Description
A computed fold for a 476-nucleotide part of an RNA from Alicyclobacillus sp. CPP55, annotated as small-subunit ribosomal RNA, 3' major domain. The full RNA is in RNAcentral, with records from ENA and SILVA. Its Rfam family is "Bacterial small subunit ribosomal RNA". Lineage of the source: Bacteria > Bacillota > Bacilli > Alicyclobacillaceae > Alicyclobacillus.

Context: one part of a larger RNA
RNA sequence: UGACGGGGGCCCGCACAAGCAGUGGAGCAUGUGGUUUAAUUCGAAGCAACGCGAAGAACCUUACCAGGGCUUGACAUCCCCCUGACAGCGCUAGAGAUAGCGCCUCCCUUCGGGGCAGGGGAGACAGGUGGUGCAUGGUUGUCGUCAGCUCGUGUCGUGAGAUGUUGGGUUAAGUCCCGCAACGAGCGCAACCCUUGACCUGUGUUACCAGCGCGUAAAGGCGGGGACUCACAGGUGACUGCCGGCGUAAGUCGGAGGAAGGUGGGGAUGACGUCAAAUCAUCAUGCCCUUUAUGUCCUGGGCUACACACGUGCUACAAUGGGCGGUACAACGGGAGGCGAGGCCGCGAGGCGGAGCAAAACCCUGAAAGCCGCCCCCAGUUCGGAUUGCAGGCUGCAACUCGCCUGCAUGAAGCCGGAAUUGCUAGUAAUCGCGGAUCAGCAUGCCGCGGUGAAUACGUUCCCGGGCCUUGUACA
Numbered sequence: 001u002g003a004c005g006g007g008g009g010c011c012c013g014c015a016c017a018a019g020c021a022g023u024g025g026a027g028c029a030u031g032u033g034g035u036u037u038a039a040u041u042c043g044a045a046g047c048a049a050c051g052c053g054a055a056g057a058a059c060c061u062u063a064c065c066a067g068g069g070c071u072u073g074a075c076a077u078c079c080c081c082c083u084g085a086c087a088g089c090g091c092u093a094g095a096g097a098u099a100g101c102g103c104c105u106c107c108c109u110u111c112g113g114g115g116c117a118g119g120g121g122a123g124a125c126a127g128g129u130g131g132u133g134c135a136u137g138g139u140u141g142u143c144g145u146c147a148g149c150u151c152g153u154g155u156c157g158u159g160a161g162a163u164g165u166u167g168g169g170u171u172a173a174g175u176c177c178c179g180c181a182a183c184g185a186g187c188g189c190a191a192c193c194c195u196u197g198a199c200c201u202g203u204g205u206u207a208c209c210a211g212c213g214c215g216u217a218a219a220g221g222c223g224g225g226g227a228c229u230c231a232c233a234g235g236u237g238a239c240u241g242c243c244g245g246c247g248u249a250a251g252u253c254g255g256a257g258g259a260a261g262g263u264g265g266g267g268a269u270g271a272c273g274u275c276a277a278a279u280c281a282u283c284a285u286g287c288c289c290u291u292u293a294u295g296u297c298c299u300g301g302g303c304u305a306c307a308c309a310c311g312u313g314c315u316a317c318a319a320u321g322g323g324c325g326g327u328a329c330a331a332c333g334g335g336a337g338g339c340g341a342g343g344c345c346g347c348g349a350g351g352c353g354g355a356g357c358a359a360a361a362c363c364c365u366g367a368a369a370g371c372c373g374c375c376c377c378c379a380g381u382u383c384g385g386a387u388u389g390c391a392g393g394c395u396g397c398a399a400c401u402c403g404c405c406u407g408c409a410u411g412a413a414g415c416c417g418g419a420a421u422u423g424c425u426a427g428u429a430a431u432c433g434c435g436g437a438u439c440a441g442c443a444u445g446c447c448g449c450g451g452u453g454a455a456u457a458c459g460u461u462c463c464c465g466g467g468c469c470u471u472g473u474a475c476a
Base pairs, nucleotide, nucleotide: 001476002475003473004472005471007470008469009468010467011466012465013464015460016459019424020423021422022421023420026315027314028313029312030311031310032309033308034306035305042053043052064301065300066299067298068297069296070295073125077124078123079121080120081119082118083117084116088103089102090101091100092099093098106115107114108113127290128289130288131287132286136284137283138279139278140277141275143273148187149186150185151184152183153182154163155162156161167178168177169176193267194266195265196264198236199235200234201233202232203231204230208225209224212223213222214221239261242255243254244253245252246251317417321376322375323374324373325372326371327370333364334363335362338357339356343352344351345350383414388409389408390407391406392405393404394403430452431451432450433449434448435447436446
């Protein structure tokens, strides 16, 4: 100087408390451990691994296993020889890779040749998702959006170092004020950026429709309009600016006006560093290893196994509910190898068909909870839907291992969950549906969107994490 203390003081944070909804029990989904296996590829490991890399494992992916093949190689550059092709289509053998046959089949030229492609050959070399993240770059997690981390000069100290950065206040903040052997400065904080909340101006088509006219079963459907909504640009607005109390000040408490008030809400933004943190399997890369194999091609299998154990979720156990009928209101998005309307067929998944739309125009797209009626009457039930049987639909070369969906039948566990434990302070939790990425197909996951919309916070003694000062130390 740090680090640590079941030392002290001060102060923060959904840290506790106060509340609401959960998890832990059930069934299922998913990840992991374990076990099994020819293989169940690899990585991630307290917080900060475990719906994580994976924003899509039937083949492919694929890195794993078995078997069948290749050895200058699936891919790059260079040399020699041969050929005029290669690709594509068809036939045969084969599980296919591959092999054979047939059809088809280059360009330029000064005719020397050249280009390009295929086949063969020799070797330089290729190749490696092989090892080392404790050799590395890059990227990322975490403490932590915490308020800290430093420097120059000066001063103090033999020195390590101190001072500044401590102190008194204040703040979300090393934010600002006052004081002070310090005076300044940098990286952080804040602001500048995006979005949302109010208003104004401009521009109005594909958006809008108040007034006028036309028109309809209904309809901005039409003429038209530039008011409104909305869209897109630009601007105004909030600064403790104003008033009052307190205070030397910084500031704080209350009030007015205002759409918004003291950082208005949300996002982006992550200082010096810590964890030899993570990643050699995104990529790059040193060294090591491999070279008829640890490379490469193919078929099939596996990554989907199952006595178990854990994490994360979904659905429930019902009446604030379930079922049936009627009826209302979104936002974000996506669409051409695509979205696909009206119509017809089917109980349905879906099929036939194809209008319109590169989309403020057409489509996905009837949002659901809600509201209005009727039934159920507390029951393992008209709760719950696992499991299984049968029959179908869709995608795809192909759904046996191993996809999703529909109908009929079947109807399991489950009556609110031990110890323990998680999230959340407001348009939040809870609850309801919708969209998107990936994607042929496959979503309870992920990323977004809107609808309905709470309860509680006395307080900081205690648990956890953190900041500042101080103290002890046999630790560094």